[in-house]
This is a predicted structure of a 136-nucleotide RNA (c-di-AMP riboswitch aptamer (ydaO/yuaA leader)) from Micromonospora pisi. NCBI's taxonomy places the organism under Bacteria, Actinomycetes, Micromonosporales, Micromonosporaceae, Micromonospora. Model confidence (mean pLDDT): 76 of 100.
RNA sequence: CGGCUCGGCCCGCCGAAUCGUUUUCGACGAACCGGGGAACCAACACCUCGGGGUGAAUCCGCGAAUAUUCGCGGUAGGGCGCACUCUUCCCGCCCGAACCCGUCAGCUAACCCGGUAGGCGGUUCCGGAAGAAGGA
Numbered sequence: 001c002g003g004c005u006c007g008g009c010c011c012g013c014c015g016a017a018u019c020g021u022u023u024u025c026g027a028c029g030a031a032c033c034g035g036g037g038a039a040c041c042a043a044c045a046c047c048u049c050g051g052g053g054u055g056a057a058u059c060c061g062c063g064a065a066u067a068u069u070c071g072c073g074g075u076a077g078g079g080c081g082c083a084c085u086c087u088u089c090c091c092g093c094c095c096g097a098a099c100c101c102g103u104c105a106g107c108u109a110a111c112c113c114g115g116u117a118g119g120c121g122g123u124u125c126c127g128g129a130a131g132a133a134g135g136a
Stems, first nucleotide, its partner, number of pairs: 010122005018030005031116006041106001050104001051101004059074006077095005085132006
């Protein structure tokens, strides 16, 4: 000097997953998010092949194994490539998981219940077009 790895601080990104007080285990409050739950409306036989919910994370095909798993390819959908915001289209890249309730759930005022976890990046060949809003 260069490369790799680990840790801390700071900044940023996905996400509801943040902020404040305190006696800092934890509790409370704010904010945000989700679920249950009338009338009206919707739906109308039965939906055991149970059904439903959080989440972007569904569905299809093929092959193994086998009776519900695995692998591969695609796909509904989501995120990034704008460090002032939003929308649409094209292009490129990545994800396309996991978990919960327990036979029960349409919508839903009042009301009730619950959650606030995790993960990634930090200087690079850094996308393009149209519109809105805002500013001068």